A computed fold for a 78-nucleotide RNA, annotated as c-di-GMP-I riboswitch aptamer. The sequence was found by an Rfam model in a public genome assembly. The model forms 94% of the base pairs in the Rfam consensus. Its mean pLDDT, the model's own confidence on a scale to 100, is 77.
Order: sequence, then C1' cells, then structure tokens
RNA sequence: AUGUUUUGUUGGCAAAACCGACGCGAGUCGGCGACGCAAAGCUAAAGGGUCUAAUUAUUUAGACAGCCAGUUGCAAAU
Repeated sequence: AUGUUUUGUUGGCAAAACCGACGCGAGUCGGCGACGCAAAGCUAAAGGGUCUAAUUAUUUAGACAGCCAGUUGCAAAU
C1' cells in the first nucleotide's frame, strides 16, 4: 500500500407513532422519539425497481438512496 473478516468508542445517523409547516398526491422539512444502521455519507436525465398525479396511452411530470445498484470513505483488531 492492497485485500478479506470482525467489532463500533469520549462519538455519528435516526424508523414507526405523535405535534407543526409545505405539497393534489407519493412525499419533504422542523420538533419529539429510537426500530435499526459500518457507509442509514453522496448520486434520482444519462442503471434497474417501487410509489404518486394527470392522461386514451407503453406517454408526461414528480417522489423514494432506510429496495437493489454506482461512487467516496473513519477508528480499532486481524
């Protein structure tokens, strides 16, 4: 330096429910709260998939990265 595996601290993130705001909606943001997470960091026109609205439509416009995927990467042990 590379690869594999395991673990996760004095740390990090934050599901559902509930409250407030926005949106036709999927859903997003804030608060509260921890189900979980070693990438639950980033990427949503130029992979797949799911969902929403409109539509005659296989179309159009959107949402989801905590579905798979792509990409970058911390500490300790080996």